[in-house]
């Protein structure tokens, strides 16, 4: 110069009118939800609503199952499915980047077509046939029926292999040497695997040696198994004030014991299903044919009806809150100081015009707060780095 | 604010233990009957399985994360 990884900032810029919103500020008066001036007004994502938390309510927020979730170590953090180091596998020459990265010797399931065979192995083609029979031939021997062999010869039986062909996505470790009838961890060297053992290292893991001929193919984002984590709903949560209304209907107990304080029992209450405990509430009354009879009720529950569309607060000035800076740590983050105070509520406010510059400005609007993640985004500018090529 | 379903030819829809070429019906071409249309017959064509990345030998189908469309509570 070109090619590329990693990471960080800004999101058109200045004026000058006129508007809209807010306001613990300032000032006047006619004392207000007004007027005038001041000061401040969306983002990096406010978005998807995908995790995780504060916060509020469900009696305490218990326990086992169920269910959902996480899934390498080892840190951080309030937590997290996020971050940040290291480990491993896989890509890339590389800066670097991707991984839902726990178990397949607990079990069970699946593995299409091909193909001999798809998980208990098995054996099409094809190699061998050393052994043992068979056939043929030599030689011996013989009573001419055969007998007999450390002989040759078929590939014919038994029967040996899995080296090689061929199918697959995948075929019981790989190369080479030996060895054999032909082969094969059979044997040996290297790789790879698997145990143990020493070192290293919190660990994840990583070396070195020994030692076994080597065993069990894949799937768990199929179902499981194994560790950990999860209570539920959500600010239209929740408080408090007004104002307004009308109740109804069905469910619903079982005594018992006492030392009169209780206690068992039953019937009930947990915003997810069952089950346990704990603590809370109810455990009354009437009738008779006197009984685990019947009614009615209680604490509660379901349903059906009626009301009401208003205020304040939660909520915006303090917060896991920004900027700096110092100290720790590799980082992620923590700590100290020090400084600042920065939208905000009602169907919702931030915009219009002009003028001037440039590279003509993407994607988009806060609704209870924040930590993340993911996804949209026209550009611009920095920081650190790798390859290549070139020239000095 | 919390949720929930759904996306396959134009249009309605099937597609189950994941297995290779994704059906059916209507529409739609073509060629047979008819003078001539319709209907009948009989051939075909037509698909980014919403999109993207994984997992797997193999995805419409499993996992994630977007689109896009409908619902539902208070």
């Nucleotide at each position: 110069g070109g090619a590329g990884c990693g990471g960080g900032u800004c999101a058109g810029a200045c004026g000058a009118u006129c508007g809209c919103u807010g306001u613990a500020c300032u000032g006047a008066c006619u004392u207000g939800u007004g007027c005038a001036g001041g000061c401040a007004g969306a983002g990096g994502a406010a978005a998807g609503u995908c995790c995780g938390g504060g916060c509020u309510c469900c009696a305490c927020a218990g326990a086992a199952c169920a269910c959902g979730g996480u899934g390498g170590u080892g840190g951080g953090u309030a937590a997290c499915u996020c971050c940040c180091a290291c480990c491993g596998u896989c890509c890339g020459c590389g800066a670097g980047g991707a991984c839902c990265g726990g178990g397949a010797a607990a079990g069970u399931g699946c593995c299409a077509c091909a193909g001999a065979a798809a998980a208990c192995a098995g054996a099409c083609c094809g190699c061998c046939g050393a052994u043992g029979g068979c056939c043929c031939g030599a030689c011996g021997c013989g009573u001419c029926a055969g007998c007999g062999u450390g002989c040759g010869g078929g590939a014919u039986c038994a029967g040996g292999u899995a080296a090689g062909g061929g199918u697959g996505a995948a075929a019981u470790g790989g190369u080479g040497c030996g060895g054999u009838a032909a082969g094969a961890g059979c044997g040996c060297a290297c790789c790879g695997c698997g145990g143990a053992a020493c070192c290293g290292g919190u660990g994840a893991c990583g070396g070195u040696u020994c030692u076994g001929g080597c065993a069990g193919g894949g799937u768990a984002a199929a179902c499981c198994c194994c560790a950990c984590c999860g209570g539920g709903a959500g600010c239209a949560a929740g408080a408090c004030c007004a104002a307004g209304c009308a109740g109804g209907a069905c469910g619903g107990a079982a005594c018992c014991c006492u030392c009169a304080g209780g206690g068992g029992g039953c019937g009930g209450u947990g915003c997810u299903g069952u089950u346990c405990g704990u603590a809370c509430c109810g455990u009354u009354c009437u009738u008779c044919c006197a009984g685990a009879a019947a009614g009615a009720c209680a604490a509660c529950g379901u349903c059906c009806g009626g009301g009401u569309a208003g205020g304040u607060u939660g909520c915006a000035a303090c917060g896991a809150g920004g900027c700096g800076u110092c100290a720790g740590g590799u980082a992620a983050c923590u700590g100290g100081c020090g400084u600042c105070c920065c939208a905000g509520a009602g169907a919702a406010a931030u915009g219009a015009u002009c003028g001037u510059c440039c590279c003509c400005g993407a994607c988009a609007g806060a609704a209870c707060c924040c930590g993340g993640c993911u996804u949209a985004u026209c550009g611009a500018c920095c920081c650190g780095c790798u390859c290549c090529u070139g020239u000095c | 604010g919390c949720c929930c379903c759904a996306g396959u030819a134009g249009c309605u829809c099937a597609g189950u233990u994941g297995g290779a070429u994704a059906g059916a019906g209507c529409a739609c071409c073509g060629g047979u009957u008819u003078c001539c249309u319709a209907a009948a017959c009989u051939g075909g064509a037509g698909g980014u399985c919403g999109c993207g990345c994984g997992u797997u030998c193999g995805a419409g189908c499993c996992g994630c994360g977007c689109c896009u469309g409908g619902g539902g509570c208070g």

Source information
Two RNAs folded together computationally: RNase P RNA and transfer RNA, 466 nucleotides in total. Rfam match: Bacterial RNase P class A. It is annotated as a ribozyme. The coordinates come from a structure-prediction model, not an experiment, and the mean pLDDT is 76.